[in-house]
RNA sequence: AAGGGAUUAUAUGACUGGCGGUUAACAUGGAAUUGACCAUGGGGGAAUAUAAUCCUGGAGAAUAGUCGCCCGCCUGGACAGGUAUG
Numbered sequence: 001a002a003g004g005g006a007u008u009a010u011a012u013g014a015c016u017g018g019c020g021g022u023u024a025a026c027a028u029g030g031a032a033u034u035g036a037c038c039a040u041g042g043g044g045g046a047a048u049a050u051a052a053u054c055c056u057g058g059a060g061a062a063u064a065g066u067c068g069c070c071c072g073c074c075u076g077g078a079c080a081g082g083u084a085u086g
Base pairs, nucleotide, nucleotide: 003056004055005054006053007052008051009050010049011048012047015044016043017074018073019072020071021070026041027040028039029038030037042069065079066078067077
């Protein structure tokens, strides 16, 4: 130096479900349990890109990671990471 990490700002932003409980525990409208969705509004939101600043710049050891409205049981996704192909 490459690379990696942190912070700040800007832009983008997937995903934001069902039942029950305590309840102020998203709201409205419409369906579904062979299901776990649709739309609008509010609230969250990982991550990506750019810029600036700072740290690091080679290791003992786990692929147990991150995200959605209080909790539990479920359902279904997105992102990061790894591999292969186009």

ZMP/ZTP riboswitch aptamer (pfl RNA motif) from a Halanaerobiales bacterium, 86 nucleotides, folded computationally.
NCBI's taxonomy places the organism under Bacteria, Bacillati, Bacillota, Clostridia, Halanaerobiales.
The model forms 96% of the base pairs in the Rfam consensus.
Rfam family: ZMP/ZTP riboswitch aptamer (pfl RNA motif). On this family, see Tran et al., Cell Chem Biol 2020: "Parallel Discovery Strategies Provide a Basis for Riboswitch Ligand Design". Rfam 15.1 lists 3,295 matches to the family in 2,545 species.
Its mean pLDDT, the model's own confidence on a scale to 100, is 78.